A computed fold for a 381-nucleotide RNA from a Fibrobacteraceae bacterium, annotated as Bacterial RNase P class A.
The model forms 98% of the base pairs in the Rfam consensus.
Model confidence (mean pLDDT): 77 of 100.

RNA sequence: CGGGGGCAGCGGAUGGCCGCCCUUGCUUUCACUAGCAAGGGAGGAAAGUCCGGGCACCACAAGGCAGGAUGCUGGAUAACGUCCAGGCGCAGAGAUGCGACGGAUAGCGCAGCAGAAAACAGACCGCCGGCGCGCAAGCGUUUGGUAAGGGUGAAAUGGCGAGGUAAGAGCUCACCGCGUUUUUGGCGACAAAAACGGCUAGGCAAGCCCCAUCCGGUGCAAGACCAAACAGAAUUCCGUUCCCGCAAGGGAACCUGGCAAUGCCCGCGCCAGUUGGAAUUCGGGUAGGUCGCUUGAGGCCGUCGGCAACGGCGGCACUAGAUAGAUGGUCAUCGCAGACUUCGGCCUGCACAAAACCCGGCUUAUAGCCGCCCCAAUAAU
Repeated sequence: CGGGGGCAGCGGAUGGCCGCCCUUGCUUUCACUAGCAAGGGAGGAAAGUCCGGGCACCACAAGGCAGGAUGCUGGAUAACGUCCAGGCGCAGAGAUGCGACGGAUAGCGCAGCAGAAAACAGACCGCCGGCGCGCAAGCGUUUGGUAAGGGUGAAAUGGCGAGGUAAGAGCUCACCGCGUUUUUGGCGACAAAAACGGCUAGGCAAGCCCCAUCCGGUGCAAGACCAAACAGAAUUCCGUUCCCGCAAGGGAACCUGGCAAUGCCCGCGCCAGUUGGAAUUCGGGUAGGUCGCUUGAGGCCGUCGGCAACGGCGGCACUAGAUAGAUGGUCAUCGCAGACUUCGGCCUGCACAAAACCCGGCUUAUAGCCGCCCCAAUAAU
């Protein structure tokens, strides 16, 4: 000097004029009707709607089935599929990055083509013996051994080397791998070492499945309150017993129907059963407003604990609440980037994007500026 990796921040600013919304105060008005003043007014992702909740409703939310999610260890958190720190594996020269990371001896299933053979494996070309032919080289064989060599394939039943053998093979040996046991370190996942063992158990569970843990549903168009309106018509269906009572009527049991956590079953409970109720068809009317709605598992600063995520303590401030949907337009200066330049200037551009109940994450998009730490290489000293 350029390249690479990781972690953060900013992402337009100031002023004038005009125009909106909210809060507070004052005046005014029948009336938040009109006016004045002060203060405030869209993000790091507000986006995607992918997870987790707060909150609201379903009388209680217990049990089971179905369904779904997560999946190494230890922590953080209100919680999570998120985050932090580790372990193991893979990629990279490295800083680092990624991981759908429990189980293949519970069972089922899948792997085209090629290949002899793809999980109850197996002999195509070969190698070595036997027998026959041949002077020999060699040839034949439905005779035996073999899986070391070659071929096919993503993958062929431990790997490399030596010995041994008729030729070979963990057949034997050393090393590596694998298995069992023990010791040491660690909370743990795991790691290291030693001893014994010739050895053995392909792949895929991001196929079904098994195991462990967790999960009620619906959602601000939730929900609460006020106001307005609710003419009707037709058809069909709807119990029994007992007790009290003169009767009207009341009560109980059984039966039927409905509600009951919004997948199903079920526990428990409630309501109704002829001046009442249910089902179907035709037909008419109303639907406006207030709350929810922003003070919160929150933000900023300092300090302590912790490797960290994060937590404790103290202080400061209150930072949109619209409702067909406000947060804008214009001018000037500055800022950043680029081109040109007679070095005086001049021109062009400035990303992704827009709150709708709120919060914690993840993912995606992003012109440009800037800070810190780390990696490797080159050059110079």